[in-house]
c-di-GMP-I riboswitch aptamer from a Rhodospirillales bacterium, 88 nucleotides, folded computationally. Rfam family: c-di-GMP-I riboswitch aptamer. Rfam links the family to the GO term cyclic-di-GMP binding. Model confidence (mean pLDDT): 85 of 100.
RNA sequence: CGUUGGAAUGGGCAUACCGGCCUGAAAGGGCGGGACGCAAAGCCACCGAUCUACGGGGUUCUAGCCCUACGACCGCGGGGUUGCCGAG
Repeated sequence: CGUUGGAAUGGGCAUACCGGCCUGAAAGGGCGGGACGCAAAGCCACCGAUCUACGGGGUUCUAGCCCUACGACCGCGGGGUUGCCGAG
């Protein structure tokens, strides 16, 4: 340095849920608490999946219903990229 994985040491992140908190039309995101778990559960929306539908279109002509991402999601998968340790 590379591969590999995570024994040990030192750590990291933070599911569900909660909050008379903030934000958004919503999905969701932020902050605080809290840990189910994660060897990239660090980062990136490039591909697919999934979620939402302000707006737009269609229908009803009446409430509604259907379609649609430029929105969301990296803790769904693939891909890209960066990183800690070093018993093998």